[in-house]
């Protein structure tokens, strides 16, 4: 970095797809080790169980074990000097302090989880707070005086199942409450001084008044330590406010009543409609309000060259939430995850009266799901809470476990080893490959295994000893979950350790077998229908590797949303046009500001991440330290060119004025002639009209035609013009009135007043709608007539709406130059419309300039076509629009409209394309030119009859197979009775009917005879080898094995051969040139030819295969030769070239000559060539043949032959007999014979060429009516032999189903052959059918041709009268010409065709599938609104009731005051209820269209002039 895919090919446009990277992944196959990470993305679903927040006795009262001390009493034991002593028990006290609950303090607002909600000051970033608070912590100053009354626990009593609750009686405090003090603090008041801020204001100092504090505890008793209170400052944390930034939707366009502001009041720590009363009527919004949908935000993460795009797991910051909703309390901090109250849903307990609960903490369970772990260890470390501390608590955290989920590292061995082993696979059978791979030899031991050893992490903390200045120093002991782990040593042994995907192209990697559009594959293109590198398997290979693939998602590639970095004439895309609002953009000069802009500096931009340098784990992943980055925001200093603001000025942009000027510009009124139609009258008579042809229609009741008069409506011939005007639509007789704009020229004036233009407004063809007129012609609908298979069309005859006018609506068109508007710039040439200037040899002149409108063309642009000063060129400004095809300009919603409908405008689903331009072909019921027995002109046929042959069909046991438009059908078959023969029936046979080889056995084999049998075959008999180095020889038979054999399949696996277009004139190449390219040029053009034949021209020049010529034959001459041929002359003659002879001639054979447009004339380009002529046997390729370019038709042939693969192998081989290929209601093809007199029959008579012949041709003679028989001369053939007919001549027949015609049938024969029944040919006699020249249609032939006549040959025993191949005899007619039919060639044109018109392709209907709209309705969801009800709770009020401290009074177990409380009432208020609406979703009988589907039905709309040009 690109690639595949639209086409026959090309370029472009454009979509789809792939290669890369990534992941909290999942799934499939597989799985050795370790390190570091990560692990419910779904049900913010429900949760069993355990744990996750406690701690402090150095605040306090109580309970109070062991131990210790002590002791009054009592008691026991023992001793006793009888006093008592000692010991034990017991009681009391003290000490001691475990433990338990309680009062009190601090914590529980942290830590941990989740992402439901939230589109918001929630978050990010930068600021503000002069509008604020802040426990614990730090610093400083000051203080800590003296009193009081209670209450838990406890005791007692009662209720309750429980949870728990009530009464009575004690008691403590760092709990609670007064008092004192306080120059500090707060508040109030008033003035002054000073400093300061953007404003309200703020700070400091000063005066007066009022108010307000406290607590103790511990100790080694000494200072102090630790608490407490007030104030100030700091720090940390928090609250509030503001600028800017970051989702989709306008099919959400208007929203809002505490709403916006003010005043007073309340509330808060604090500003504020935060709340309340009153007043005003504001506030927000296309720079997107309001609404709807979605969503935690960020640092970051993934991707990308970047800009961007996507994302928000883990880690970190912030926010929100804690079953759902509401609420407050406490507190420095909460409206509080493991607190409280209420309501709701759910779960649990219950004695039914009541209670309890909240894993989105860590584990774990169920459920959901494609899917996500252990009910582990430890507080050793880090951190947190409490405590003076020890310490306690800590599912934070540190570790371990599970999972290849990810990243990283390591291993599964290294070296040698060719008889290239065995096996596998392939094979052209030679070999190749697996493959140094293995075996084998040698070496090593990472990891794993066994065993020994064994950490760092413990800085610290703590206990204790000593020193002493008790926080210090110095010894010793203790403290590790991980863990006997990491690491280290030793031992054994290659030992325990490789898979997955792919191999048609993209994309690295190929063969075999199986399968046979099946099974299957597939990311796209696409593979599979019998030779699949694409399916499955195997071998081999490629890639990656403890992983590999698949799926999903994101970015990339995609410049395919284009800021970087796209477009809009024809591919998708310019709004139908104009005016104009907001907005965007904007001329020249000067000054000023410094907003944008630029530069320096400062602050911030958390850490982690990223980049980078170095370092630490053996390396890496991972981690540590430093630096960079952080493109941003804020502040400050400076610059002022450019953009901008302000001010002044200017004239060139724009406009005004004046003078000219062209015009179908617009509106209204009036008016004219021609024509059509109608009416009236005249003339006039039988048709008119219409068409491809007709008919309907009109007309004897007088049409058409023609003349005159009249009526009415609509449109304006000629001029008229790629001419004019208008913004577009559009505008056309004339006159008048009103009116818009343009152009030219001129000077003066205004002084940027300009351009564009989202919304908006106006105009806007035709058709259509409404109301009222009008209505001649034309003419949807409709009717009739034609056409047609049909014809709801095209054609014809009629004809309503409409077309016209007025007013109103509609608002769309292929409203197109398919080209938005404005300005500037960039070669020309030539027309034309309107002005101006200059010139003057005045001519219908020349030069020049401005505006408009065309054509050609340079540069440039474009995919090409094309555009080209009227740009599609080069630039600037503004608007509109596009982003694959279909679905669809459709549905739904909204707006507009009377309606029709318009504007706006999707999705599901589906396809791998849909397109543009150009190229080569092919095709056209497109054009031009040309050719051909193509038509025409002729001659003769076919199609009708009979027969023959072939084919189809039918039949059959079989009727073997092939050939099927031309180009199958008298074709393969140049010859089916058996054979052939491939088919059928039956009977046999199995190494075979045939070939080669091997092994063993036996002998010759063959021949002949005989028997059975239909035969094949089998049995029997006879007789019997060769060579010789005696055998493993040759040969034959048998048995066995390799193999034979197959007319079995595939001509769509093939070779070869052939047909056809077509003997048509074409088909190509090299180099050059042109084109981005396919391609073009050459090969086109002008002539000419049979011809791409030749000439000329030409960006072409040459060349090849074809054409022509060369070859054969025939026609003329000549030379040579002369038998079997010939006979002019000579001789002989049996009269036959027979003989002698001859070479002259014919002829045969071989060679040569001849014809070349060479000569003359006309035409033509001084050409090619053509026309005419001469000469010549022949004249313009003389006639005929052979010869067939590149290619087409998957044309034909596997049954000529050859051949790959497949198939059969006691049969699909092979042998035999018989049958069949010969059938027969029919149909077709090709022929023969005829239908007669140009003939038939009979008699006579003449002339060929080319061939054949020894298993043969066969003369002569003879027999037979004849086929033929007998005889057999001659001849292996220029010798002998087979041999003409039509013709000529004479006769007969006389138009008749005949003396035509010969089918059919009967009888009798001949020949061939083993054999003529099925099934041969011929002969004779008899019979004597159809047929009287053939419908539609169709074939051949242009001269020795057609027509006609016979002859020969191949095949062959026989069989051809008809077929085929040849041969000669007789021997015509016609061609004006190229309009038409068919085929072909060249050029050109259109094309939606390329399998190429036998193409392509459209719509309805029918069937199936899918998604979707509408729909009576029905079931939900969401957010509001109105009303009702109104919990908890805050706040407010409050008669009566209750109440320790403080104050007062009085003598006081009392009263009063202050203050508080329960209760009650009220405002607000969640859930709930009722109601009507809004938005949204599911289902829905039926219904609408849409998409897709194999060969369905009907037609033929479109593509060619698509057969009526197409389209809007």
């Nucleotide at each position: 970095a690109g690639a595949g895919u639209u086409u026959g090919a090309u370029c472009c446009u454009g979509g789809c797809u792939c290669a890369g990277g990534a992941c909290g992944a999942a799934c499939g196959c597989u799985g050795g080790c370790g390190g570091c990470g990560u692990g419910c993305u779904u049900a913010a679903c429900a949760c069993a169980u355990g744990c996750a927040a406690g701690u402090c006795g150095a605040a306090c009262g109580c309970u109070g074990a062991a131990g210790c001390c002590u002791u009054u009493u009592c008691u026991c034991u023992u001793c006793u000097u009888c006093g008592g002593g000692a010991g034990g028990g017991u009681u009391g006290g003290g000490u001691g302090g475990a433990u338990g609950a309680g009062u009190g303090g601090c914590g529980u607002a942290c830590g941990g989880g989740u992402g439901a909600g939230u589109a918001a000051c929630a978050c990010g970033u930068g600021g503000g707070u002069a509008a604020u608070c802040u426990g614990u912590c730090c610093u400083g100053c000051a203080c800590u005086c003296g009193g009081g009354g209670a209450u838990a626990a406890c005791c007692u009593u009662g209720g309750g199942a429980a949870a728990c609750c009530g009464g009575g009686g004690c008691u403590a405090a760092u709990a609670c409450c007064g008092g004192a003090u306080g120059g500090g603090c707060a508040c109030a008041c008033g003035g002054c001084u000073u400093c300061u801020g953007c404003a309200u204001g703020g700070g400091a100092g000063u005066g007066u008044g009022u108010g307000g504090a406290a607590a103790g505890c511990g100790u080694u008793u000494a200072a102090u330590g630790u608490g407490g209170u007030g104030c100030a400052g700091g720090g940390u944390g928090a609250g509030c406010c503001c600028g800017c930034g970051g989702c989709c939707u306008a099919u959400c366009a208007g929203c809002u009543u505490g709403u916006u502001g003010g005043u007073g009041g309340g509330g808060u720590g604090a500003g504020g409609g935060c709340c309340u009363a009153c007043c005003a009527a504001g506030g927000c919004g296309a720079c997107g309000a309001c609404g709807g949908g979605u969503a935690g935000c960020c640092g970051g993460c993934c991707u990308g060259a970047g800009a961007g795009g996507g994302u928000g797991a883990u880690c970190g910051g912030c926010c929100a939430c804690a079953c759902u909703g509401g609420g407050a309390c406490u507190g420095a901090g909460a409206c509080a995850c493991g607190g409280c109250c209420c309501a709701g849903a759910c779960u649990c307990c219950u004695a039914c009266g009541g209670g309890a609960g909240g894993c989105a903490g860590c584990a774990g369970u169920g459920g959901g799901g494609a899917a996500u772990u252990u009910u582990g260890c430890g507080c050793a470390a880090u951190g947190g809470g409490c405590g003076g501390a020890a310490g306690c608590c800590u599912g934070a955290c540190g570790c371990a476990g599970c999972a290849a989920c990810g990243c990283c590292g390591c291993g599964u061995g290294g070296g040698g080893g060719a008889g290239g082993a065995c096996g596998g696979c392939c094979u052209u059978c030679g070999g190749g490959u697996u493959g140094u791979a293995a075996a084998c030899c040698u070496c090593u031991u990472u990891c794993g295994g066994u065993u020994c050893u064994g950490a760092c992490g413990a800085a610290g903390c703590u206990c204790u000893g000593c020193g002493u200045g008790u926080u210090c120093g110095u010894g010793g002991g203790g403290u590790g979950a991980c863990g006997g782990u990491a690491g280290g040593g030793a031992c054994a042994g290659a030992a325990g350790a490789a898979g997955c995907a792919c191999c048609g192209g993209c994309u690295a990697a190929c063969u075999a077998c199986g399968u046979g559009c099946c099974a299957g594959c597939a990311g796209c293109c696409g593979c599979g229908g019998u030779a699949a590198u694409a399916c499955g398997u195997a071998g081999g290979g490629u890639g990656c590797g403890a992983g590999c693939g698949u799926u999903g998602u994101c970015c990339g590639g995609a410049u395919u949303u284009a800021u970087u970095g796209g477009g809009c004439g024809u591919a998708a895309a310019g709004g139908g046009c104009u005016c104009g609002u907001a907005g965007g953009c904007g001329g020249u000069g000067u000054g000023u500001c410094g907003c944008g802009u630029c530069g320096g500096c400062c602050g911030u931009g958390a850490a982690a991440u990223c980049c980078u340098a170095c370092c630490g784990c053996u390396u890496a992943a991972c981690g540590g330290u430093g630096g960079g980055c952080g493109u941003g925001c804020g502040g400050u200093c400076g610059a002022u060119a450019c953009g901008g603001g302000c001010a002044c000025a200017c004239u060139u942009g724009a406009g005004u004025u004046c003078g000219g000027u062209a015009g179908g510009g617009g509106a209204g009124a009036c008016u004219g002639g021609a024509a059509u139609u109608c009416c009236u009258g005249g003339u006039g008579u039988a048709g008119c009209g219409g068409u491809g042809a007709a008919a309907u229609g009109c007309g004897c009741a007088g049409a058409u035609a023609u003349c005159a008069g009249g009526a009415g409506g609509a449109a304006c011939a000629c001029c008229g013009g790629u001419g004019g005007c208008g913004a577009a639509g559009g505008c056309g007789g004339g006159u008048c009135u009103c009116u818009g704009g343009g152009c030219c020229g001129a000077u003066a004036c205004u002084g940027a007043c300009g351009c564009u233009g989202a919304g908006g407004a106006g105009c806007g063809a035709a058709a259509g709608c409404g109301u009222g007129g009008g209505g001649a012609g034309c003419g949807a609908a409709c009717a009739g007539g034609a056409u047609u298979a049909g014809a709801u069309a095209c054609c014809c005859u009629g004809g309503u709406a409409g077309u016209c006018c007025a007013c109103g609506c509609u608002g769309u068109a292929a409203a197109c130059g398919u080209u938005g508007g404005g300005c500037g710039c960039u070669a020309g040439g030539u027309g034309u419309g309107g002005g101006g200037a200059c010139u003057g040899u005045c001519g219908u002149g020349g030069u020049u300039u401005c505006c408009g409108u065309g054509c050609c063309g340079u540069a440039g642009c474009u995919a090409a076509c094309g555009c080209a000063u009227u740009a599609a060129g080069c630039g600037c400004c503004c608007c509109g629009c596009c982003u694959g095809g279909g679905g669809a300009g459709u549905a739904c919603g909204g707006c507009c409209g009377c309606a029709a409908g318009g504007c706006u405008a999707a999705a599901a689903c589906u396809c791998a394309a849909a397109g543009g331009a150009a190229u080569u072909g092919a095709c056209g019921g497109g054009g031009g030119c040309c050719c051909g027995c193509a038509c025409a002109a002729g001659c003769g046929g076919c199609g009708g009859a009979g027969c023959a042959u072939g084919u189809g069909g039918a039949u059959u046991a079989a009727u073997u197979c092939g050939a099927u438009g031309c180009a199958a059908c008298g074709c393969g078959a140049a010859g089916a009775a058996c054979c052939u023969u491939a088919c059928c029936u039956g009977g046999g046979u199995u190494u075979g009917a045939c070939a080669u080889c091997c092994a063993c056995c036996a002998g010759a084999u063959g021949g002949c005879c005989u028997c059975a049998g239909a035969g094949a075959u089998g049995g029997g008999g006879u007789g019997u080898c060769c060579c010789u180095u005696u055998g493993u020889g040759g040969u034959u038979g048998g048995u066995g094995g390799a193999c034979a054999g197959g007319u079995g399949g595939u001509g769509c696996a093939u070779g070869g051969c052939u047909g056809u277009c077509g003997u048509c004139a074409g088909c190509u190449c090299g180099u050059g040139u042109c084109g981005u390219g396919a391609g073009a040029u050459g090969u086109u053009g002008g002539g000419u030819u049979a011809a791409g034949u030749c000439c000329c021209g030409c960006a072409a020049c040459g060349a090849g295969c074809g054409g022509a010529a060369c070859c054969c034959u025939u026609g003329c001459c000549u030379c040579a030769u002369g038998u079997u041929g010939c006979c002019a002359g000579c001789g002989a003659u049996u009269c036959g070239g027979u003989c002698g002879g001859g070479g002259a001639c014919u002829c045969g054979u071989g060679g040569g000559g001849g014809a070349c447009u060479g000569c003359c004339g006309g035409g033509g380009u001084g050409a090619a060539c053509u026309c005419g002529g001469a000469g010549g046997a022949a004249g313009g390729u003389g006639g005929g043949g052979a010869c067939g370019a590149c290619g087409u038709c998957a044309a034909g042939u596997c049954a000529u032959c050859a051949u790959g693969c497949c198939c059969c192998u006691u049969a699909u081989g092979u042998c035999c007999a018989g049958g069949g290929c010969u059938u027969c209601a029919c149909a077709c093809a090709u022929g023969c014979u005829a239908c007669a007199a140009u003939g038939g029959c009979c008699g006579g008579u003449a002339c060929a060429g080319a061939g054949g012949g020894u298993g043969g041709c066969g003369a002569u003679c003879u027999c037979g009516u004849g086929a033929g028989g007998g005889u057999g001369a001659g001849c292996g053939a220029a010798u002998c032999u087979c041999g003409a007919a039509a013709g000529c001549u004479g006769g007969u027949c006389g138009u008749a189903g005949u003396u035509c015609g010969g089918a059919u049938c009967g009888g009798g024969g001949u020949c061939u052959g083993c054999a003529a029944c099925u099934c041969g040919a011929c002969c004779c006699c008899g019979u004597g059918a159809a047929g009287g020249c053939g419908g539609a249609g169709u074939c051949g032939c242009u001269a020795g041709u057609a027509a006609u006549c016979g002859c020969a040959g191949a095949u062959c025993a026989g069989c051809a009268g008809u077929g085929c191949u040849g041969c000669g005899g007789u021997g015509a007619a016609u061609a004006c010409g190229u309009u038409c039919c068919c085929g072909g060639g060249c050029c050109u044109u259109g094309u939606a065709c390329a399998c190429a018109c036998c193409g392509c392709c459209c719509g309805u209907c029918a069937c199936g599938u899918c998604a979707u709209g509408a729909a009576a309705g029905u079931c939900g969801g969401u957010a509001a609104c109105a009303c009702c009800c109104g919990a908890a709770g805050c706040c407010c009020a409050u008669g009566g009731c209750c109440c320790a401290a403080c104050c007062g009074g009085u003598u006081u177990u009392c009263c009063g005051g202050g203050g508080g409380g329960a209760g009650u009432g009220g405002u607000c208020g969640a859930a709930g209820g009722u109601g009507g609406g809004a938005c949204u979703g599911g289902c829905g009988a039926u219904u609408g269209g849409g998409a897709c589907g194999a060969a369905g039905u009907c037609g033929u709309a479109a593509c060619a002039a698509g057969g009526u040009a197409a389209c809007c």

A computed fold for a 1512-nucleotide RNA from Salinifilum proteinilyticum, annotated as small-subunit ribosomal RNA. Its mean pLDDT, the model's own confidence on a scale to 100, is 83. Rfam family: Bacterial small subunit ribosomal RNA. Its family is annotated with ribosome and structural constituent of ribosome in the Gene Ontology.